RNA sequence: UGAUUAUAAAGAAGAGGCGAGAGAUCAGGCUCUUUGACCCUCUGGCAACCUCCGAAAGUCGGAAAAGGUGCCAAAACCUGCCCAUAAGGGAGUUAUAAUUU
Numbered sequence: 001u002g003a004u005u006a007u008a009a010a011g012a013a014g015a016g017g018c019g020a021g022a023g024a025u026c027a028g029g030c031u032c033u034u035u036g037a038c039c040c041u042c043u044g045g046c047a048a049c050c051u052c053c054g055a056a057a058g059u060c061g062g063a064a065a066a067g068g069u070g071c072c073a074a075a076a077c078c079u080g081c082c083c084a085u086a087a088g089g090g091a092g093u094u095a096u097a098a099u100u101u
Stems, first nucleotide, its partner, number of pairs: 002100007013043005021032003026080004044072003049068002051063005076093001081090003
């Protein structure tokens, strides 16, 4: 880097640093932001993919103590393509995890 599978309307913030944009990309909206956002560090937390424990073990139930990730504004912020009067469903893209190349 590619592939496969699963998940993505739930949940979880304080301090310090930086100093102007940020919310993946493009377009249209909308929102956050000098009352300091985004990002980085520390601490804390959420969740439960790997993990751990039990059993009838490709599953089910439980734990979060130890370890590897992830995450902590808004549905992946909303819409975009297909089906549908609509509600809604599906595809694609993206993100994360595990396995694999």
Molecule: SAM riboswitch aptamer (S box leader)
Organism: Bacteroidales bacterium